A computed fold for a 1503-nucleotide RNA from a metagenome, annotated as small-subunit ribosomal RNA. Rfam family: Bacterial small subunit ribosomal RNA. Its family is annotated with ribosome and structural constituent of ribosome in the Gene Ontology.

RNA sequence: AGAGUUUGAUUCUGGCUCAGAACGAACGCUGGCGGCGUGGAUAAGACAUGCAAGUCGAACGGAGCGGUAGCAAUAUCGUUCAGUGGCGGACGGGUGCGUAACACGUGAACAAUCUGCCCGGAAGAGGGGGAUAGCCCAGGGAAACUUGGAUUAAUACCCCGUGUGGUACAGGUGGGCAUCCAUCUGACACCAAAGGUGCUUUACGGUGCCGCUUCCGGAUGAGUUCGCGCCCUAUCAGCUAGUUGGCGGGGUAACGGCCCACCAAGGCAAUGACGGGUAGCUGGUCUGAGAGGAUGACCAGCCACACUGGAACUGAGACACGGUCCAGACACCUACGGGUGGCAGCAGUCGAGAAUCAUUCACAAUGGGCGAAAGCCUGAUGGUGUGACGCCGCGUGGAGGAUGAAGGUCUUCGGAUUGUAAACUCCUGUCAUGUGAGAGUAAAGCCGGGCGUUAACUGCGCGCCGGUCUGAGAGUAUCACAAGAGGAAGAGACGGCUAACUCUGUGCCAGCAGCCGCGGUAAUACAGAGGUCUCAAGCGUUGUUCGGAAUCACUGGGCGUAAAGGGUGCGUAGGCGGCACGGUAAGUCAGAGGUGAAAUCCCGGAGCUCAACUUCGGAAUGGCCUCCGAUACUGCCGUGCUUGAGGACUGGAGAGGAGUCUGGAAUUCACAGUGGAGCAGUGAAAUGCGUAGAUAUUGUGAGGAACACUAGUGGCGAAGGCGAGACUCUGGACAGUUCCUGACGCUGAGGCACGAAGGCUAGGGGAGCAAACGGGAUUAGAUACCCCGGUAGUCCUGGCAGUAAACGGUGCACGCUUGGUGUGGCAGGAAUCGACCCCUGCCGUGCCGGAGCUAACGCGUUAAGCGUGCCGCCUGGGAAGUACGGCCGCAAGGUUGAAACUCAAAGGAAUUGACGGGGGCCCGCACAAGCGGUGGAGCAUGUGGUUUAAUUCGAUGCAACGCGAAGAACCUUACCCAGGCUUGACAUCCUGAGAAUCCGGCGGAAACGUCGGAGUGCCCUCGCAAGAGGGAGCUCAGUGACAGGUGCUGCAUGGCUGUCGUCAGCUCGUGCUGUGAGGUGUUCGGUUAAGUCCGGCAACGAGCGCAACCCCUGUUCCUAGUUGCCAUCAUUUAGUUGGGCACUCUAGGGAGACCGCCGGUGAUAAAUCGGAGGAAGGUGGGGACGACGUCAAGUCCUCAUGGCCCUUAUGUCUGGGGCUACACACGUGCUACAAUGGCGACUACAAAGGGAAGCGAAUUCGCGAGGAAGAGCAAAUCCCAUAAAAGUCGCCUCAGUUCGGAUAGCAGUCUGCAACUCGACUGCUUGAAGCCGGAAUCGCUAGUAAUCGCGGAUCAGCAUGCCGCGGUGAAUACGUUCCCGGGCCUUGUACACACCGCCCGUCACACCAUGAGAGUUGACCGUGCCCGAAGUCGUGACCCCAACCGCAAGGAGGGGAGCGCCUACGGCAAGGUCGGCGAUUGGGGUGAAGUCGGAACAAGGUA
Repeated sequence: AGAGUUUGAUUCUGGCUCAGAACGAACGCUGGCGGCGUGGAUAAGACAUGCAAGUCGAACGGAGCGGUAGCAAUAUCGUUCAGUGGCGGACGGGUGCGUAACACGUGAACAAUCUGCCCGGAAGAGGGGGAUAGCCCAGGGAAACUUGGAUUAAUACCCCGUGUGGUACAGGUGGGCAUCCAUCUGACACCAAAGGUGCUUUACGGUGCCGCUUCCGGAUGAGUUCGCGCCCUAUCAGCUAGUUGGCGGGGUAACGGCCCACCAAGGCAAUGACGGGUAGCUGGUCUGAGAGGAUGACCAGCCACACUGGAACUGAGACACGGUCCAGACACCUACGGGUGGCAGCAGUCGAGAAUCAUUCACAAUGGGCGAAAGCCUGAUGGUGUGACGCCGCGUGGAGGAUGAAGGUCUUCGGAUUGUAAACUCCUGUCAUGUGAGAGUAAAGCCGGGCGUUAACUGCGCGCCGGUCUGAGAGUAUCACAAGAGGAAGAGACGGCUAACUCUGUGCCAGCAGCCGCGGUAAUACAGAGGUCUCAAGCGUUGUUCGGAAUCACUGGGCGUAAAGGGUGCGUAGGCGGCACGGUAAGUCAGAGGUGAAAUCCCGGAGCUCAACUUCGGAAUGGCCUCCGAUACUGCCGUGCUUGAGGACUGGAGAGGAGUCUGGAAUUCACAGUGGAGCAGUGAAAUGCGUAGAUAUUGUGAGGAACACUAGUGGCGAAGGCGAGACUCUGGACAGUUCCUGACGCUGAGGCACGAAGGCUAGGGGAGCAAACGGGAUUAGAUACCCCGGUAGUCCUGGCAGUAAACGGUGCACGCUUGGUGUGGCAGGAAUCGACCCCUGCCGUGCCGGAGCUAACGCGUUAAGCGUGCCGCCUGGGAAGUACGGCCGCAAGGUUGAAACUCAAAGGAAUUGACGGGGGCCCGCACAAGCGGUGGAGCAUGUGGUUUAAUUCGAUGCAACGCGAAGAACCUUACCCAGGCUUGACAUCCUGAGAAUCCGGCGGAAACGUCGGAGUGCCCUCGCAAGAGGGAGCUCAGUGACAGGUGCUGCAUGGCUGUCGUCAGCUCGUGCUGUGAGGUGUUCGGUUAAGUCCGGCAACGAGCGCAACCCCUGUUCCUAGUUGCCAUCAUUUAGUUGGGCACUCUAGGGAGACCGCCGGUGAUAAAUCGGAGGAAGGUGGGGACGACGUCAAGUCCUCAUGGCCCUUAUGUCUGGGGCUACACACGUGCUACAAUGGCGACUACAAAGGGAAGCGAAUUCGCGAGGAAGAGCAAAUCCCAUAAAAGUCGCCUCAGUUCGGAUAGCAGUCUGCAACUCGACUGCUUGAAGCCGGAAUCGCUAGUAAUCGCGGAUCAGCAUGCCGCGGUGAAUACGUUCCCGGGCCUUGUACACACCGCCCGUCACACCAUGAGAGUUGACCGUGCCCGAAGUCGUGACCCCAACCGCAAGGAGGGGAGCGCCUACGGCAAGGUCGGCGAUUGGGGUGAAGUCGGAACAAGGUA
């Protein structure tokens, strides 16, 4: 710091997603040790049990126990205890319900306050009195508890005295902040106290300590007030009666409507009152570069709460967590009468939950309460335990070790990898284990002594000395020793983002997935394995926060077309504001002071072995407050100025607005005339009108609406908008003059006004036009487009409505910034006859363009440039401008305006293609013009379909279908049935045997099985020989490696092929250009068959294609002359022979044609047209040759080949069958339908081929197919081999025929092992359909079509097919509008698997969320009324009472019942807000293959 994802690609906009860090976490897998932290976030749910606040006997009386003295009473000592009394239970600890508030934070204020214990200072403590608990007695009760009587003490309570002093009052002085504060003086009035315990002493007393009282001050703590800060919501806009203020009183520690009586009518609010929702606040924490955003666990400060609600008492302090009273809910006890309880203290239990620990030890330390102290208490705290919950540290070993072991995995089978990894060798000893040693945290305190303080001390102080006592953790940390690599590694990932790849399985299944997306038989994406990568006692997942996100933009964004400028103006609040001077000092700046708690963060050090952690110092704490200064800028006050703004005067321009009046043209209608059959309408028609007289035409009249031409990117207006003329009223702008005012300005939330068309309301009006509606057409339908009619409406007046693509898709105002050229309105200059032209200036309105801007398109002084001010608006698409609510409206509806859910896009601009029922140019047997066919018949052949045991397989629009197949009777053959074989029909290797080979028998359909016989070769070595051994080749047997497969996948492939298309295209290098995809070149003007060539041009060149080079053919020359040829000579039936090589021909080499020449056209070019010459003329004709690519085109059955599958079978052999089937459909052909013909007879003229298991002559036989025969020929020699059409002569005479030949019968021939299924041919007989072919459709532009025959390949045989050859030999092309295909340029596009595209809506089905809904149910809130506990306050005539007064009666005073105000809970009533459920209903969203249409995208077929 970025990355992925919209597209064919690009760029921008924009959302979604990821990588990081963090956590009080949870879940999954795994888990060795230690340190430091941390752990109920949910149910402020309910709680069993134990503990969490007591202490003081040196305040008091008493009781129990024990001791001492004493015979005992008794005295005394110690200890324990309930009670009275004192202090503390208001701290400490918990939780976050409530609270949007002076609760909190920060800074001030109290002249409006209190403060126990503590500290400093001043003064004092005199005298008396009456009770009461406990204890005892009696009683009630289950208990809790309680009643009465008697008796008693105090540091409990009361009275009197004293008054330093305080309070209240009066006066003075000083000061201040309005009320006042401080201080001094004064007479009167009121107000205090308590003792305990040491030492000493003669008893009095003295003296300490701890207490007590009054006052002043301090410290600490608390209370109150104020400025500022502090969440979301306006779909909450008005709220408020103690409300706001005053006077008087009450109350409080204290101010105050805090409370009360009276008076006034105020107070708050768009700078957000009131209401609703949510929430403890802060220091901080997390994140971030920062600014910010989120958060408020642990630690610390403050607040609030203590089962829920209310209340007060006591007290220095509470309206009190472990106190009291009342009400309520819940739980428990009960003898049913009545009682008791409050873990949000520490542990612990249940519950709910994804989820959070021990019913532990100790007061040793720190701190707190009490106490004189010892000490006691302390679930605060210190420790331990538990959870990988987090952070930090350590370990699971180190070094050597190649045969690179085995095993695993992969493999191209060679090997590679796991991998120095292991084994093995040598070491080490952290942690864990065992044994032993063993801390620090401890100093205080107490005892004794010393020193200081002091007049003195026993008091106080001492970091002076000595002694003594204290450890929960813990026999822990730590140390030493011992043994031994021994006990200690997993998790996730591996398609891209993102580091890391292979095999197997699976086969859109199972599954994965954060986003994009993987999976449909070769998955690096699923699952397993091997390997690898990353972290590591952890690793992943989930959740949440910040970041990335400049994606709410203060730092730091935008609004012409991506989301976004309000329809327009006027104007309120607000914001902003010209020049100069003076004052002020609020903002601003500077200095100083106070505060900003500690902790945290940062820097520097220190302590734990390091680190985490702890600790010391510093810095920081952007803030707030106070004081003193500065005065440039802003503000405020004052005085001026004229340039902003406005006014005055002069002048003209204009569809600016309102009203009144007037005009002509046209349409329609009415009347009258003429006239006589149609008119109107359309693509074509029809409906309609018309003989009752239309249309047409003439005249007259009526009525309404609109104003031709002028008319112009001309004018005016804020916008909407405004168009005949005249008049009246009226707004604004502009030019000129430079006279006046003196900043009067700009913008403008709310507000007000205006606001097209359509709509609504009331009343008029109504010619034309025309929603709705009727009819006619069109159509599959046509609720449309077209036509004939036609009502609202359109027009006027009054009122409402308030929206538009209300658009320049561009808010208003001001300033600044190169130009060119039009046009409207003015002014000036010069000049002129002139107002024209020209020049200059101002205001408007256009076009083109510079810089600059922009994603691009484009904008460009009329900015979308550069700046300033103010307003409005935007934040992914859909749901949706919808729902609910509010406001407005008569309604229609408008305005404001969401969410659930869903998608990973939706978009802008530009690019390349493709496409268009877009345009331009051009080509092609593409159409047209012609000739002949196909489609009808019969047959042949191929295909589909059907059938079958099998009818093997493939090819399927053009570009499958006489195609693979240049030839299925067996074979072929792949298919079916049956019978066999299993290392195999075929290849290589190994072992054994045998030569090879030949012959025969049996079974069998054959394959095959089985039996027998003959036969022994060649080479090498040894050997005299016999013979032995080895080898090559072949055969048999055996074993295992392997063979074999026309089995699958042409969508895994190579190769080959088809097709667009022999169309003229397809690209590259460099340069230039664009942010980029790309463009340029290749476009343009000509021209061509051609991207062929020429010219031009930011292009210049080049490549693959085109053309040419190659072959055949057309002319000629040269060479050669047999097997070819024969002019001349001779010969002959015959080039037969002699002879010749001239000619033909053959086959080798040359020449020739190039727009070369002439003329026209053209840019003088390229080229084109015509002509000459020439055998041939403009690529002469034909062939071969096929660019980049497209169709996942075809072929795994030619061959090759990856993968998969079969292996006594999917291999192989054999016999037979099938591929030849046949209701049918299609393609391609053949033969015909006849007279341009058929038949018969006669008679000419080819080319190109083939031939040895071949062609096969003569001759001969047969009607013929053919037979016999065998000459000749490996072929310019011989043979196939008579070419046919044509020609001549004759017959047939228009008929199902002398056309046509299918079908069928019989008889044959040939090939072949074999013609039954299933060959071809021959003869005789038979003689079908068919009389020229519907819709439709094919070929062909010249030696072509048409027509005629000949040959060849395949092949034993089989040709109407295929491939070739020659003979005869036409017609037509005006032309490019249309059909089809193609090329180039251009245009539009929402298409890019590219129009066979994309895509919209209803309906049907499933699922999801949501609105309405008769109602029903709940929560919360306020209002009014009723009831009214406890309690404070008030009252209290009744009742009770020890202290004081009084002899007494009684009084003072106190208490109580009762009553009153307030009031919690509760009740009644009508409401409000927010939910849940709800028959039914509305739309919405989503969903591989449903229905109907065809709205949009191209002129999308009606823009």

Model confidence (mean pLDDT): 85 of 100.